[in-house]
A computed fold for a 75-nucleotide RNA from a Candidatus Nanoarchaeia archaeon, annotated as transfer RNA. Its Rfam family is "tRNA". The family's RNA type in Rfam is transfer RNA.
RNA sequence: GCUCCCAUAGUUCAGCCUGGAUAGAACGCAACCUUGCGGAGGUUGAGAUCCUCGGUUCAAAUCCGAGUGGGAGCG
Numbered sequence: 001g002c003u004c005c006c007a008u009a010g011u012u013c014a015g016c017c018u019g020g021a022u023a024g025a026a027c028g029c030a031a032c033c034u035u036g037c038g039g040a041g042g043u044u045g046a047g048a049u050c051c052u053c054g055g056u057u058c059a060a061a062u063c064c065g066a067g068u069g070g071g072a073g074c075g
Stems, first nucleotide, its partner, number of pairs: 001074007010027004020058001029045005051067005
């Protein structure tokens, strides 16, 4: 230098190919119940403008372009 893959909650991931109206799950966190205290268990709740910018569209996490960061291969 060229090609490809990845980026979504504190963490690990799903959803993307096939656009659709409140973006989910597990673990973790908080409150409450339970317990002599804790743990376990149960109930409820908070938490991501989906890496950034732009474009297409009535509508974008999803499609297109550029960039940033990480990874792999080739030279």
Model confidence (mean pLDDT): 81 of 100.
The RNAcentral record of the sequence draws on ENA and MGnify.